RNA sequence: AGGCGAGUAGCUCAAUUGGCUAGAGCAUCGGUCUCCAAAACCGAGGGUUGCAGGUUCAACUCCUGCCUCGCCUG
Numbered sequence: 001a002g003g004c005g006a007g008u009a010g011c012u013c014a015a016u017u018g019g020c021u022a023g024a025g026c027a028u029c030g031g032u033c034u035c036c037a038a039a040a041c042c043g044a045g046g047g048u049u050g051c052a053g054g055u056u057c058a059a060c061u062c063c064u065g066c067c068u069c070g071c072c073u074g
Stems, first nucleotide, its partner, number of pairs: 001073007010026004019057001028044005050066005
């Protein structure tokens, strides 16, 4: 330099033939329970979907450029 893949909540990941309000587990906080704690159960908060544009009635999803990480080729 070129090719491929990935980037979504604090962490690990879903959701992509474009369409309902972007969800789950763990973690965090609160509650129930307990002598206290853990476990279990109930609930809550937490998101610029890497960045900037474009297409569209509508974009996590499609297109373009860039950034970061991983792999491959030279």
Molecule: transfer RNA
Organism: Candidatus Omnitrophota bacterium